[in-house]
Predicted 3D model of a 73-nucleotide RNA (transfer RNA) from Tetrahymena thermophila.
RNAcentral holds the sequence, with entries from ENA.
Lineage of the source: Eukaryota > Alveolata > Oligohymenophorea > Tetrahymenidae > Tetrahymena.
Its Rfam family is "tRNA". The family's RNA type in Rfam is transfer RNA. Its family is annotated with triplet codon-amino acid adaptor activity in the Gene Ontology.
RNA sequence: CCGAACUUAGCUCAGUUGGAAGAGCAUCGGACUGUAAAUCCGGUGGUCCCCGGUUCGAACCCGGGAGUUCGGA
Numbered sequence: 001c002c003g004a005a006c007u008u009a010g011c012u013c014a015g016u017u018g019g020a021a022g023a024g025c026a027u028c029g030g031a032c033u034g035u036a037a038a039u040c041c042g043g044u045g046g047u048c049c050c051c052g053g054u055u056c057g058a059a060c061c062c063g064g065g066a067g068u069u070c071g072g073a
Stems, first nucleotide, its partner, number of pairs: 001072007010025004019056001027043005049065005
C1' cells in the first nucleotide's frame, strides 16, 4: 500500500427480509438459611464505534472516517 471480517449493556454475545433492542454472566434488592454458598423471584444498566445520506421509519441499506483482527504485496 491492497483486500476481507468484526465493532450492540460493565464482560461474552444474539438480533431473520427496515417497523425501533435482548440473553447469559456480573451488579443491586427480595425469598430461602443459625450465617454464608447454592437455588428461586424481581430491578437497574444502551449515543447499537463516529459523521452524513436514502426512507414515513435505520442496529440493519448506501457513502466517508476510526479502531481491532486476519490475509496479500